Background
A computed fold for a 276-nucleotide part of an RNA from a Candidatus Gottesmanbacteria bacterium, annotated as large-subunit ribosomal RNA, domain VI.
Context: one part of a larger RNA
RNA sequence: CGAUCGAUUCUUGAGGGGAGUUCUCCCCAGUACGAGAGGACCGGGAGGAACGGAUCCCUGGUGUGCCUAUUGUUCCGCCAGCUGGCGGAGCAUCGUAGGGUAGCUAGAUCCGGACGGGAUAAGUGCUGAAAGCAUCUCAAGCGCCAAGCCCACCCCAAGAUGAGGAAUCGUUGAAGACCACCCGUAGAUGACGGGUUUGAUAGGCGAGAAAUGUACGUGCCGUAAGGCAUUUAGUUUACUCGUACUAAUCGGUCGAAGUUGUAGAGAACAGGGGUG
Numbered sequence: 001c002g003a004u005c006g007a008u009u010c011u012u013g014a015g016g017g018g019a020g021u022u023c024u025c026c027c028c029a030g031u032a033c034g035a036g037a038g039g040a041c042c043g044g045g046a047g048g049a050a051c052g053g054a055u056c057c058c059u060g061g062u063g064u065g066c067c068u069a070u071u072g073u074u075c076c077g078c079c080a081g082c083u084g085g086c087g088g089a090g091c092a093u094c095g096u097a098g099g100g101u102a103g104c105u106a107g108a109u110c111c112g113g114a115c116g117g118g119a120u121a122a123g124u125g126c127u128g129a130a131a132g133c134a135u136c137u138c139a140a141g142c143g144c145c146a147a148g149c150c151c152a153c154c155c156c157a158a159g160a161u162g163a164g165g166a167a168u169c170g171u172u173g174a175a176g177a178c179c180a181c182c183c184g185u186a187g188a189u190g191a192c193g194g195g196u197u198u199g200a201u202a203g204g205c206g207a208g209a210a211a212u213g214u215a216c217g218u219g220c221c222g223u224a225a226g227g228c229a230u231u232u233a234g235u236u237u238a239c240u241c242g243u244a245c246u247a248a249u250c251g252g253u254c255g256a257a258g259u260u261g262u263a264g265a266g267a268a269c270a271g272g273g274g275u276g
Base pairs, nucleotide, nucleotide: 001159005170006169007168008167009166010165011164015156016155017154018153021049022048023047024046025045026044027043033038051112052111053110054109055108059106060105061104062103066099067098068097069096070095071092072091073090074089075088076087077086078085079084116151117150118149123144124143125142126141176254177253178252179251180196181195182194183193184192201247202246203245204243205242206241207240208239210236211235212234217230218229219228220227221226
C1' cells in the first nucleotide's frame, strides 16, 4: 500500500515446514522343526541407546553489590595517650576460602517416534480367454501386500491479490490506535507483553519464604590465645503476599463513505421586461 466504510477479538486451512531411527531381554517355548547339534514364525510384554521438544518440583552447576571465615595493606570511629587494643570500610583475580535465593542451565525431570486408514512397488493370488488345454492379465474384471507415498501427529499459514469466515463495537474526531511516562514473562534498536491514580506497573516500606550460621555490646570463666551465656542470633540481591509513601504529571496526534429522497444559498449561462 492492497484486501471497496473504520476497528477489536476469535478462527477455517489452500499451501509449506518438522518428525519418521534402532537394540537387548522376557513370555509363547526349549514348543513347531531337526537323528542330533541347534532352534523359530505369528502374537504379547519389559528395559535401553542416540536424537528431538518442554520444564526447573527433585539431583547438581553457576550465581562478580547475599552470608560467613581469613591474609596483607591504607583509612575512619572508639578506648588508651610511648608501644597498642577493639569495631568498620576501600584495594589486592569476586583478594582467597566455605556455602548459597531468584534467574539461567544439564549429566536432572517429563514427554515424543505410535495406533489406525487409503492407494501402491517388488512379490503373491482369484476368475479367465485370445490359444476347446494351460495361464496372476503390457486381455477385460477382482484381491492381498512395505520402514517407502498420501492422510493421520506437531508447527507456520488468507499478499491463498482466488486477499476467506464468525461475533462484537463505531458516524458527539467515534470505535480504536499511536506518541509520552512506570516497567518486564520481552528485548541489540524497532517489535512483543503488563501498567498509567477509576492504579499494586516499578521503587520504598512491612511481613514471610529462603540463604548464611549464632552479630555488636554486656556478663561470667581462663595468666593468655580463647571459651560460654544473652542468641536457631545478626545480616540479607533478584522470590511470595500486602501497603499509594515515591514515580507513572499535564497532555498531544492519527483515525470512518457510498446510495436514495427532501429542503435550499450563491455563481455562471440563456431568455423576457424596465431604465439610461
The sequence was found in a public genome assembly. Its mean pLDDT, the model's own confidence on a scale to 100, is 83. Rfam family: Bacterial large subunit ribosomal RNA. Gene Ontology terms of the family: structural constituent of ribosome and ribosome.